[in-house]
Context: one part of a larger RNA
RNA sequence: CUGGGCGUAAAGGGUGCGUAGGCGGCACCGUAUGUCGGAUGUGAAAGCUCACGGCUCAACCGUGGAAUGGCAUCCGAAACUACGGAGCUAGAGUACAGGAGAGGAGAGCGGAAUUCUCGGUGUAGCGGUGAAAUGCGUGGAUAUCGAGAGGAACACCGGUGGCGAAAGCGGCUCUCUGGACUGAUACUGACGCUGAGGCACGAAAGCCAGGGGAGCGAAGAGGAUUAGAUACCCUCGUAGUCCUGGCCGUAAACGUUGUGUACUUGGUGUGGGCGGCUUUGUCCCCGUCCGUGCCGGAGCUAACGCGUUAAGUACACCGCCUGGGGAGUACGGCCGCAAGGCUAAAACUC
Numbered sequence: 001c002u003g004g005g006c007g008u009a010a011a012g013g014g015u016g017c018g019u020a021g022g023c024g025g026c027a028c029c030g031u032a033u034g035u036c037g038g039a040u041g042u043g044a045a046a047g048c049u050c051a052c053g054g055c056u057c058a059a060c061c062g063u064g065g066a067a068u069g070g071c072a073u074c075c076g077a078a079a080c081u082a083c084g085g086a087g088c089u090a091g092a093g094u095a096c097a098g099g100a101g102a103g104g105a106g107a108g109c110g111g112a113a114u115u116c117u118c119g120g121u122g123u124a125g126c127g128g129u130g131a132a133a134u135g136c137g138u139g140g141a142u143a144u145c146g147a148g149a150g151g152a153a154c155a156c157c158g159g160u161g162g163c164g165a166a167a168g169c170g171g172c173u174c175u176c177u178g179g180a181c182u183g184a185u186a187c188u189g190a191c192g193c194u195g196a197g198g199c200a201c202g203a204a205a206g207c208c209a210g211g212g213g214a215g216c217g218a219a220g221a222g223g224a225u226u227a228g229a230u231a232c233c234c235u236c237g238u239a240g241u242c243c244u245g246g247c248c249g250u251a252a253a254c255g256u257u258g259u260g261u262a263c264u265u266g267g268u269g270u271g272g273g274c275g276g277c278u279u280u281g282u283c284c285c286c287g288u289c290c291g292u293g294c295c296g297g298a299g300c301u302a303a304c305g306c307g308u309u310a311a312g313u314a315c316a317c318c319g320c321c322u323g324g325g326g327a328g329u330a331c332g333g334c335c336g337c338a339a340g341g342c343u344a345a346a347a348c349u350c
Stems, first nucleotide, its partner, number of pairs: 003322004007304002012318001014201004021194003025088002028085004034080001035077008049065006091191001092188004096183003103177007110154001115149007125136002162169002206247006215241002220236004258317006266295011299306002323350003332343004
């Protein structure tokens, strides 16, 4: 020396499932193409290098030795790896019994509120703002009572809480359905981890077709403000927001922290389960497994901070970075109805 890195400096793929590939638990027997040892052959000469020698020295040259990534054949070893065989149960999974949950899909139901319609009471204002005006109102508004219609969202409970791979999920009931967790045994016997391509899911906005449309509200109109005001404020208001089916495939898709496994002082909350102690007790308290927070030790870090939910210590596999701008752009390709998405430069310039 055999790169260094990715929480915030450039850099973790939005998320999962999984193909190829890479990697892979414990013990035994065998094989020998990896691996290791030995031998033989080859590795031309010159060159390099070492020793000695020849030109008066040197350059140069001669003789001999060494070196030569390696390759081939034969013999041997079997710890590791691999392969074959036959086993094991600590990884992984199945069965059983439980309790928790806004996990997903469909159907039905409910109350509060806004708006609108009709009717009653009632009269001159209402609304809005920093102040106003546009706007609404004697064709009777606002306010108030009753009845009805319709759409969307579910106050309190509600939590630093729960569930989900992520996106995300919140009124109540029913039906169908996924996953996780705990407990005690039995069973399978490495069936595992990761995952280039691939496939699936994927907020909002947007697009296509058909419905729906209360409130809100891009665009638009008007009123204000202002030097102007294509804004902030106000009055209206279309698309949209909602439903069904089909596209789009992006995000500060964030923990800005890929997944899995193991190991490494603690304290204190909280959610789910089990056990123990105790008792009137399902309360405390103690222990344990899974999740979710805070504080902090060693260690790590440029610092901030992270700190058994690691950014500590390691291993396996994938993705990604390599000065700023040009540029996530052009061109090409693939995808899309389009909007655009994915892949992805260079000249030039500092």
Molecule: small-subunit ribosomal RNA, central domain
Organism: metagenome